[in-house]
Molecule: SAM riboswitch aptamer (S box leader)
Organism: Chloroflexota bacterium
RNA sequence: CCCUUAUCCAGAUCGGCAGAGGGAACGGCCCGAUGAAGCCAGGCAACCGGCCCCGGUGGCAGCGCCGCCAGGGGCGAGGUGCUAAAUCCGGCCUCUCCCCGGUUUUGUGGGGAAGAGGAAAGAUGAGGG
Repeated sequence: CCCUUAUCCAGAUCGGCAGAGGGAACGGCCCGAUGAAGCCAGGCAACCGGCCCCGGUGGCAGCGCCGCCAGGGGCGAGGUGCUAAAUCCGGCCUCUCCCCGGUUUUGUGGGGAAGAGGAAAGAUGAGGG
């Protein structure tokens, strides 16, 4: 860097150093000297790993011990991750709704950061190349 897969409306500091930027990119809209990024410490979570309980299942001269599980729950000292706003919102597609133009009507054209669903992109974990 690429591929696969799961998750992304919950949660998390009144701290220290630092000193102007930050929220991926673009467009918005925000955050920021009542102190941004970054670093340290603290915290959150439970993806991987670990441990414990329950359940299921197999073995054993065995009444308990050992093993296994794509089952349920818990812990959090290991590996990551995260710690403003839903992945802050939008962009593409579909449906709904609203506005405007036009039309006798229907069909139809344009617009809408308005609602719902889905993509795309992104982030993180795990596995693989």